[in-house]
Context: one part of a larger RNA
RNA sequence: GGGAGAACCCCAGCCGAUAGGCUUAACACAUGCCAGUUCAGGGGCAGCAUGGUUCUCGCCUUGUAAGACCGAAGGCGACCGGCGCACGGGUGCGUAACGCGUAAGCAACUUGCUCCACAGAGGGGGAUAACCCGUUCAAAGACGGACUAAUACCGCGUACACUCCAGUUCUGGGCAUCCAGGCUAGAGGAAAUGAAAUUUCGCUGUGAGAUAGGCAUGCGUCCCAUUAGCUAGUUGGUGAGGUAACGGCUCACCAAGGCAACGAUGGGUAGGGGAACUGAGAGGUUGAACCCCCACACUGGUACUGAGACACGGACCAGACUCCUACGGGAGGCAGCAGUGAGGAAUAUUGGUCAAUGGGCGAGAGCCUGAACCAGCCAAGUCGCGUGAAGGAUGACUGUCUUAUGGAUUGUAAACUUCUUUUGUAGGGGAAUAAAGAACAGUACGUGUACUGUAGUGAAUGUACCCUACGAAUAAGCAUCGGCUAACUCCGUGCCAGCAGCCGCGGUAAUACGGAGGAUGCGAGCGUUAUCC
Numbered sequence: 001g002g003g004a005g006a007a008c009c010c011c012a013g014c015c016g017a018u019a020g021g022c023u024u025a026a027c028a029c030a031u032g033c034c035a036g037u038u039c040a041g042g043g044g045c046a047g048c049a050u051g052g053u054u055c056u057c058g059c060c061u062u063g064u065a066a067g068a069c070c071g072a073a074g075g076c077g078a079c080c081g082g083c084g085c086a087c088g089g090g091u092g093c094g095u096a097a098c099g100c101g102u103a104a105g106c107a108a109c110u111u112g113c114u115c116c117a118c119a120g121a122g123g124g125g126g127a128u129a130a131c132c133c134g135u136u137c138a139a140a141g142a143c144g145g146a147c148u149a150a151u152a153c154c155g156c157g158u159a160c161a162c163u164c165c166a167g168u169u170c171u172g173g174g175c176a177u178c179c180a181g182g183c184u185a186g187a188g189g190a191a192a193u194g195a196a197a198u199u200u201c202g203c204u205g206u207g208a209g210a211u212a213g214g215c216a217u218g219c220g221u222c223c224c225a226u227u228a229g230c231u232a233g234u235u236g237g238u239g240a241g242g243u244a245a246c247g248g249c250u251c252a253c254c255a256a257g258g259c260a261a262c263g264a265u266g267g268g269u270a271g272g273g274g275a276a277c278u279g280a281g282a283g284g285u286u287g288a289a290c291c292c293c294c295a296c297a298c299u300g301g302u303a304c305u306g307a308g309a310c311a312c313g314g315a316c317c318a319g320a321c322u323c324c325u326a327c328g329g330g331a332g333g334c335a336g337c338a339g340u341g342a343g344g345a346a347u348a349u350u351g352g353u354c355a356a357u358g359g360g361c362g363a364g365a366g367c368c369u370g371a372a373c374c375a376g377c378c379a380a381g382u383c384g385c386g387u388g389a390a391g392g393a394u395g396a397c398u399g400u401c402u403u404a405u406g407g408a409u410u411g412u413a414a415a416c417u418u419c420u421u422u423u424g425u426a427g428g429g430g431a432a433u434a435a436a437g438a439a440c441a442g443u444a445c446g447u448g449u450a451c452u453g454u455a456g457u458g459a460a461u462g463u464a465c466c467c468u469a470c471g472a473a474u475a476a477g478c479a480u481c482g483g484c485u486a487a488c489u490c491c492g493u494g495c496c497a498g499c500a501g502c503c504g505c506g507g508u509a510a511u512a513c514g515g516a517g518g519a520u521g522c523g524a525g526c527g528u529u530a531u532c533c
Base pairs, nucleotide, nucleotide: 001533002532003531006529007528008527010525015384016383017382018381020378021377022343027341028340029339031338032337033336036083037082038081041080042079044076045075048074050072051070052069053068055067056066058064059063090296091295092294099221100220101219102218103217105215106214109213110212114209116207117206118205119204120203122156124154125153132145133144134143135142136141162188163187164186166184167183168182170181171180172179173178194201195200222268223267224266229259230258231257234256235255236254237253238252239251240250241249271293272292273291274290275286276285277284278283298319299318300317301316302315321332322331323330324329349375351374352373353372357371358369359368360367361366388419389418390417391416399409400408401407402406424470425469426468427467428466429465433460439454440453441452442451443450444449445448477522478521479520480519481518482503483502484501488517489516490515491514492513498505499504
């Protein structure tokens, strides 16, 4: 000199834009919200409104009002089923590791939704929830009986390019085990005749693509030798089990290996990278914000479901803690968004909207979305604008200094004159972000695309911005002035009070302490402290 996720002091609360905001206790959490959706899979009808039927009473008839019944159409709480909940969001505890980065590999692998191609969907069965009837319990809940449906569940039949096994000097190739394709024989294995009804959406098998993952490998990846030896599933083999898949991954047997001064083992510290800061560079430091990967979800362990989890707002067990209880037993997990307590020098609102972007479900309309987009608070950073401009000398007054009837300085500074109106106040106008998709109607080709038209959609927001009026009106501080280092005099004090980054200053004329005047630097900021280069 530069930097920042800073804090503190004084000052300021003029305006806007942009990005940021618990670095500490992965400490404990009140309350609300953060993952649902689907009736075009199903049985149903609790509630809502519609319709129908029926009986009774009142009114003179039609009819109306009340009650009862009917799931009949709209729709729909709860239930069965499907898909999603493994994404998105948070944090950095652990981890010195194939965790990450980079390069290449799988002849050892998986992949729901999605895209393309080919082929297919025959015929049956038994349950179960909801509803109903009961039992039990303080609650959470649990249990029994009876009834019923499905795109829920289970056999049977059929089937290829699938799987397994065997054969084949049939072809091609390679990287050792071999790989790919062809042929032959045997064995095994699917499905929802579903929904809607102009089109369509689904189901099953196989191949191929895309996407997303899994695994193994070379190299790189902090400090300590005041850590020198470490290791029995340890190192390798054979066989088996297990896995999507290879493998001591696990097991039985056999052998005695494996690592290490090119630092094993042990201890300490730490998420890694893209990047950021600094520096001429080499390098040093950091890993906040944004992006990629990893790990974790009260602590420890375990599996289930599933294409995918050993699963933040799922399950089970154990533990600590908190809460409820009728004392028998139960409930919970903010390192999601707000918010509270605690800790701390220190870090914000219990806000608005799904309008846009994106995601989940749905045929769609649509529903959900603390993702996201916005708004609120904070000079905590960066950038921009302003606090007026021109003229104006009796060089006014005050202040300060002085060699003192004088002069110097404050100082064109003020007053005063003219001008401007950024900003401000008042009044008025007023956006873009939203045009696509979908809906409805139509046209063309054609059987799902294109085009045209119609109606409608904005949280931020009456915001940004624009126009008019008024009037210099609403707006300057902080630190320093001995040298380093830009900027000097007077008074007070008298090794006192004090200053100080280093050198040092102060003991009676202190440019170094305190005050004043003046000056210098930066400026809505300025200085100090801690920290990095």

About this RNA: A computed fold for a 533-nucleotide part of an RNA from an uncultured bacterium, annotated as small-subunit ribosomal RNA, 5' domain. The coordinates come from a structure-prediction model, not an experiment, and the mean pLDDT is 80.